This is a predicted structure of a 697-nucleotide part of an RNA (large-subunit ribosomal RNA, domain II) from Prauserella halophila. NCBI's taxonomy places the organism under Bacteria, Actinomycetota, Actinomycetes, Pseudonocardiales, Prauserella.
[in-house]
Context: one part of a larger RNA
RNA sequence: GCCUGCGAGUUCGUGCUGCGUGGCGAGGUUAACCCGUGUGGGGUAGCCGUAGCGAAAGCGAGUCUGAAGAGGGCGUGUGAGUUGCGUGGUCGAGACCCGAAGCGGAGUGAUCUACCCAUGGCCAGGCUGAAGCGCCGGUAAGACGGUGUGGAGGGCCGAACCCACUUAGGUUGAAAACUGAGGGGAUGAGCUGUGGGUAGGGGUGAAAGGCCAAUCAAACUUCGUGAUAGCUGGUUCUCCCCGAAAUGCAUUUAGGUGCAGCGUCACGUGUUUCACUGUGGGGGUAGAGCUACUGGGUGGCUGAUGGGCCUUAUCGGGUUACUGACGUCAACCAAACUCCGAAUACCAUGGUGUGAGAGUGUGGCAGUGAGACAGCGGGGGAUAAGCUUCGUUGUCGAGAGGGAAACAGCCCAGAACUCCGGCUAAGGCCCCUAAGUGUGUGCUUAGUGGAAAAGGAUGUGGAAUUGCAGAGACAACCAGGAGGUUGGCUUAGAAGCAGCCAUCCUUGAAAGAGUGCGUAAUAGCUCACUGGUCAAGUGGUUCUGCGCCGAUAAUGUAGCGGGGCUGAAGUACACCGCCGAAGCCGAGUCACUACAACAACUGCUAACGCGGGUUGUGGUGGGUAGGGGAGCGUCCUGGGCCCGAGGAAGCAGCCGGGGAACCGAGUUGUGGAGGGUGUGGGAGUGAGAAUGCAGGC
Numbered sequence: 001g002c003c004u005g006c007g008a009g010u011u012c013g014u015g016c017u018g019c020g021u022g023g024c025g026a027g028g029u030u031a032a033c034c035c036g037u038g039u040g041g042g043g044u045a046g047c048c049g050u051a052g053c054g055a056a057a058g059c060g061a062g063u064c065u066g067a068a069g070a071g072g073g074c075g076u077g078u079g080a081g082u083u084g085c086g087u088g089g090u091c092g093a094g095a096c097c098c099g100a101a102g103c104g105g106a107g108u109g110a111u112c113u114a115c116c117c118a119u120g121g122c123c124a125g126g127c128u129g130a131a132g133c134g135c136c137g138g139u140a141a142g143a144c145g146g147u148g149u150g151g152a153g154g155g156c157c158g159a160a161c162c163c164a165c166u167u168a169g170g171u172u173g174a175a176a177a178c179u180g181a182g183g184g185g186a187u188g189a190g191c192u193g194u195g196g197g198u199a200g201g202g203g204u205g206a207a208a209g210g211c212c213a214a215u216c217a218a219a220c221u222u223c224g225u226g227a228u229a230g231c232u233g234g235u236u237c238u239c240c241c242c243g244a245a246a247u248g249c250a251u252u253u254a255g256g257u258g259c260a261g262c263g264u265c266a267c268g269u270g271u272u273u274c275a276c277u278g279u280g281g282g283g284g285u286a287g288a289g290c291u292a293c294u295g296g297g298u299g300g301c302u303g304a305u306g307g308g309c310c311u312u313a314u315c316g317g318g319u320u321a322c323u324g325a326c327g328u329c330a331a332c333c334a335a336a337c338u339c340c341g342a343a344u345a346c347c348a349u350g351g352u353g354u355g356a357g358a359g360u361g362u363g364g365c366a367g368u369g370a371g372a373c374a375g376c377g378g379g380g381g382a383u384a385a386g387c388u389u390c391g392u393u394g395u396c397g398a399g400a401g402g403g404a405a406a407c408a409g410c411c412c413a414g415a416a417c418u419c420c421g422g423c424u425a426a427g428g429c430c431c432c433u434a435a436g437u438g439u440g441u442g443c444u445u446a447g448u449g450g451a452a453a454a455g456g457a458u459g460u461g462g463a464a465u466u467g468c469a470g471a472g473a474c475a476a477c478c479a480g481g482a483g484g485u486u487g488g489c490u491u492a493g494a495a496g497c498a499g500c501c502a503u504c505c506u507u508g509a510a511a512g513a514g515u516g517c518g519u520a521a522u523a524g525c526u527c528a529c530u531g532g533u534c535a536a537g538u539g540g541u542u543c544u545g546c547g548c549c550g551a552u553a554a555u556g557u558a559g560c561g562g563g564g565c566u567g568a569a570g571u572a573c574a575c576c577g578c579c580g581a582a583g584c585c586g587a588g589u590c591a592c593u594a595c596a597a598c599a600a601c602u603g604c605u606a607a608c609g610c611g612g613g614u615u616g617u618g619g620u621g622g623g624u625a626g627g628g629g630a631g632c633g634u635c636c637u638g639g640g641c642c643c644g645a646g647g648a649a650g651c652a653g654c655c656g657g658g659g660a661a662c663c664g665a666g667u668u669g670u671g672g673a674g675g676g677u678g679u680g681g682g683a684g685u686g687a688g689a690a691u692g693c694a695g696g697c
Stems, first nucleotide, its partner, number of pairs: 001697006011093003015090010027048003033042003052059002062074004096234002099231001103224006114198009123188001125157003128153001132149006161185003165182005200216001202212003237631006247260005261368002263365007272358001274353008287340001288338002294334003298330004306322001307320005371396010401412003416589004421585003427579003430563003436576001438575006449565001455549002459546010476533005482506003487501003512527001516525002590621009601612004632686001634683005640677004650670005655664003
């Protein structure tokens, strides 16, 4: 891992409360217990109901409060209960199942290990050479030195023995801590045998929270015990109908819970709901506005005050490219400004339409109370986030199908079933790939299309406006472009051309006291301006369509899904076709539901009638949590009817039936003794998941 088996809403209580269905009914019913064995009979204590009010005494259709014939509260008036069975839920219990870490009681452990006690044992060999002592030297005597002797030491080297520092291997190991090679201690706080002691909030500890039997920040066993678990996981057959929530308030509350909201079912009510339309309303948002308030902020005019300067003995006066109030003019800004002010939305009311799994009341049963994205309106943030928080709508959640290459939340569209029929939606129609190499007129040359900004540009199309131009424009070519004068100043120089000032006059067709290059300064080249040649358009500005640059990333083109596309297969406008879904239509079938009708049949009922049934018409049938309904199968059992050694069940095959769970007349083989059917009753009643349990492989 697979297979097989086992594996989770149970039981108790005269508990409480609904619903279904019986009995009796202003009543209903027994409990313990007794007689005793029947689906028996008794048993009336008790309980519920029939009357309430008050704390109570108590009174009573009233009562309590109160001084009260007041007022007010709770009642009466409007009468149905009670007791079985089944079932939904709930309460108390282990209470659907499995799961802690833990807490407490009583015990068992020091054969491992820690420390201690008693009594034993062990430490090859080698080295060093302390004290003391002898002798010699030395001294006044010493101290001291030398030499010998001596044999000290948590001394040195190193086996046994003890340890475990490094490294390699081992890591489903040879081993639940080892092996190899090295390493440390090795007369000591040494190692070790045997016997004994200390016990769980306790021991022991040269102290690591270490060790106390492969277990230690409180051992192990057992009991309380099925501890508790607002947490995680799991929870077993089928079909049909409906179908949520991820919100508000509160919470030692935030992943829990209570109430409300939203779902379902039953019983009521009967259009009250909803949509559109008419009428009547309130509002202060968007916008707008502001000498209409409150504030903010910009510029101009005016210019108080203050400052500076001048004058002044003081008073004062003058002046100012400073400051800048008030006022005024112009143009603005505001969630907490408003002289104004929508669209929507909301409320009330009349009408019309629809009759939709509308509305609403009471009750049973829930689930939800982590939401996600998208559009629009805001707050927070950085007018960041697949960010966060509100409002509102949609989708997903719980929604399949078609489109967006792929893609919960986007676009289209809501899947009962069948069909080798048709029409469409979004989106598409060159090939992959269903349908146009469709039509008309433009645009684009960038593969723009098929990512991006500020900014930049004689790209190109359209529109508008304004110059010049046959008295010759624009561009090109030929020629002129002069004189006073080298203007004045400055300067070493300054001559059109470093800089400053001025910028005139003359000749002329025209020519600046000079547009640029250039020189040390001149010179030189050139321009403005003018004439000629030529010959018809040539410049500026604004708006706009489509393009261009700006444009750099990591495996490999890689920013159209691909191929590929240029009078497109790009793009704009217009048009005609077609394709395209589980949408719609056509044909058939099933179920639910509303309404209507109905011969026979059938269940209940005295009857009316109700239900089943049939037919028709219309509507409906996606679905998680969840509510409701109807069934299938397993085991046991009551009574009825059957089968079986001429072969029961079981197993396997064939064949067949049903809307599903499933079922079977029949038949073949195997098997060898029980089984089936219809109707009731009762459950240890359905397996794929729980790191489920056991066994097998």